RNA sequence: CCCGACAAAGGCAAACCUGCCGUGAGGCAGGGACGCAACGCCGCGGGUCAGACGUCGGGCUGACGGCCGGGCUGCCGAAG
Numbered sequence: 001c002c003c004g005a006c007a008a009a010g011g012c013a014a015a016c017c018u019g020c021c022g023u024g025a026g027g028c029a030g031g032g033a034c035g036c037a038a039c040g041c042c043g044c045g046g047g048u049c050a051g052a053c054g055u056c057g058g059g060c061u062g063a064c065g066g067c068c069g070g071g072c073u074g075c076c077g078a079a080g
Stems, first nucleotide, its partner, number of pairs: 002080001003077002011036002016031006034066001040072003044069003047064005053058001
């Protein structure tokens, strides 16, 4: 460095519920844990979703990023 254990310590938090924000996709906070070794960060390519357009080919703006890649960074250390 690869790798990732019925290891140890710690961390995050899906669905759902409540409140607030947003035309919407969704977001934030609290509760809650399905999961996660990058489920940390970026939002670069693809994807999905929303909105308003459209000459119906599509492009534009936005959302997710816990869908797949990519970039940067990072805790622990059994076996190999």
Predicted 3D model of an 80-nucleotide RNA (c-di-GMP-I-GGC riboswitch aptamer) from a Candidatus Rokuibacteriota bacterium. The model forms 95% of the base pairs in the Rfam consensus. NCBI's taxonomy places the organism under Bacteria, Bacteria candidate phyla, Candidatus Rokuibacteriota. The coordinates come from a structure-prediction model, not an experiment, and the mean pLDDT is 87.